RNA sequence: GCGGGAUUGGUUCAGUGGCAGAAUAUUUCCUUCCCAAGGAAGAGACGCGAGUCCGAUUCUCGUAUCCCGCU
Numbered sequence: 001g002c003g004g005g006a007u008u009g010g011u012u013c014a015g016u017g018g019c020a021g022a023a024u025a026u027u028u029c030c031u032u033c034c035c036a037a038g039g040a041a042g043a044g045a046c047g048c049g050a051g052u053c054c055g056a057u058u059c060u061c062g063u064a065u066c067c068c069g070c071u
Stems, first nucleotide, its partner, number of pairs: 001070007010024004018054001026042005047063005
């Protein structure tokens, strides 16, 4: 230099044009003498920029970081 892959709550992962989910963690409450365990509720995220579209996490282009391969 070229090609490919990944980027989504604090963490690990789903999701695939039409309200963004789970596990775990965290906060509050209940249960308990206390802790642990259990139950209920809540807050919290689509790497960044542009384009297409009625509508983009998803499609296209560029860019950033990481990983793999080639040279």

This is a predicted structure of a 71-nucleotide RNA (transfer RNA) from Candidatus Levybacteria bacterium RIFCSPHIGHO2_01_FULL_37_17. RNAcentral records the identical sequence in 2 taxa. Its Rfam family is "tRNA". It is annotated as a transfer RNA. The RNAcentral record of the sequence draws on ENA. Its mean pLDDT, the model's own confidence on a scale to 100, is 83.